[in-house]
C1' cells in the first nucleotide's frame, strides 16, 4: 500500500448554545420536513394528454428537542 475487525475519537439525526440519554455514520458515510408551480428523463395513454416515479428550478408554510431538561432567539394569550 491495501481489506476486514476492535478500541479510541469524531460527525450527524430540517434553524441556535450547555447537560444527559437514544439511534445512526466512519468522510465514497449517517442526515438535509411540507405544500404548489414549471421544466427535463422514463412510464401510462383513448395518441388527444389537465396522467404519473425520480430529478431540477420559482414560490408559499410549519417546528429552535432524535428525546428529556435549561438558556438564548421568535409567535400568540393575559396581567401590572
Nucleotide at each position: 500500500u491495501c481489506u476486514c475487525c476492535u478500541g479510541c475519537a469524531g460527525g450527524c439525526g430540517a434553524u441556535g448554545g450547555g447537560g444527559u440519554u437514544c439511534g445512526c455514520c466512519u468522510u465514497u458515510a449517517a442526515c438535509c420536513g411540507c405544500c404548489u408551480c414549471g421544466g427535463c428523463c422514463g412510464u401510462c395513454u383513448c395518441c388527444g394528454g389537465u396522467a404519473u416515479u425520480g430529478c431540477c428550478g420559482g414560490g408559499g408554510c410549519u417546528u429552535a428537542u432524535g428525546a428529556c431538561u435549561c438558556c438564548u432567539g421568535c409567535u400568540u394569550c393575559c396581567a401590572u
Background:
This is a predicted structure of an 80-nucleotide RNA (Fluoride riboswitch aptamer (crcB RNA motif)) from a Nitrospirota bacterium. The source organism's lineage runs through Bacteria, Pseudomonadati and Nitrospirota. The prediction has a mean pLDDT of 77.